About this RNA
A computed fold for a 134-nucleotide RNA from Anoxybacter fermentans, annotated as c-di-GMP-I riboswitch aptamer. Model confidence (mean pLDDT): 78 of 100.
[in-house]
RNA sequence: AGGUGAAAAAGGCAAACCUAUCGAAAGAUAGGGACGCAAAGCCAAGGGUCUAAGGCGGGUAAGAGAUUCACCUUAUUAUUGACUGAAGUUAACCUGAGUGAAUAUCUUAGCCGCUAUGACAGCCGGUUGCCACU
Numbered sequence: 001a002g003g004u005g006a007a008a009a010a011g012g013c014a015a016a017c018c019u020a021u022c023g024a025a026a027g028a029u030a031g032g033g034a035c036g037c038a039a040a041g042c043c044a045a046g047g048g049u050c051u052a053a054g055g056c057g058g059g060u061a062a063g064a065g066a067u068u069c070a071c072c073u074u075a076u077u078a079u080u081g082a083c084u085g086a087a088g089u090u091a092a093c094c095u096g097a098g099u100g101a102a103u104a105u106c107u108u109a110g111c112c113g114c115u116a117u118g119a120c121a122g123c124c125g126g127u128u129g130c131c132a133c134u
Base pairs, nucleotide, nucleotide: 002134003133004132005131012037013036017032018031019030020029021028022027035122041127042126043125046124047123048120049119050118054115055114056113057112058111060109061108062107063106064105066103067102068101069100070099071098073096079092080091081090082089083088
């Protein structure tokens, strides 16, 4: 310096689960606890996996105001048309309040999809290294 982890020594780490705290979550930290681990040390700028707060997109529901259309109603009136010899009647228009429908816009709530800038190295990978044997 390279290879290997059969036996051994000194030791090391700590899954699930429980408690507390942090976090939107994934998850993390501390204590307890051991399924396992020769790198279960370190690295999240490579692959992969998890989460989706925020963002983007699509339905749904509610609400807001706007536009258009329809309906109802009020008025001595005004204007126009029709009927009438005339008075008058009727229709339209206009004004105000209201109801309904349609259209697009905005807001809110929840749902679905995508998304990492959030996580995971005890998935692969990278990197450093104890002991023993060779």